[in-house]
């Protein structure tokens, strides 16, 4: 240089054929429980879904073209 795959919450990640309220686990906070602390248990906060344009009545999801990471291949 190419070609693939990826990018969603503090961190691992899931989101199917575009479809009505964007999620789970760990984490954070505050409760409850204990003589306390841990672990169980109940809430809550936290997301411009990488960025820009674009299609569409609607886009994390489709398309373009830019960043960023990863394998390969030259």
């Nucleotide at each position: 240089g190419g070609u693939u795959c990826g990018g969603u919450a503090g961190c691992u990640c899931a989101g199917u054929u575009g479809g009505u309220u964007a999620g789970a686990g760990c984490g954070a906070u505050g409760g409850a429980u204990u003589c306390a602390u841990a672990a169980c248990c109940c809430a809550u906060a936290g997301g411009u879904c990488g960025g820009u344009g674009g299609u569409u009545c609607a886009a994390a999801u489709c398309c373009a073209c830019c960043c960023c990471g990863a394998a390969c291949c030259a």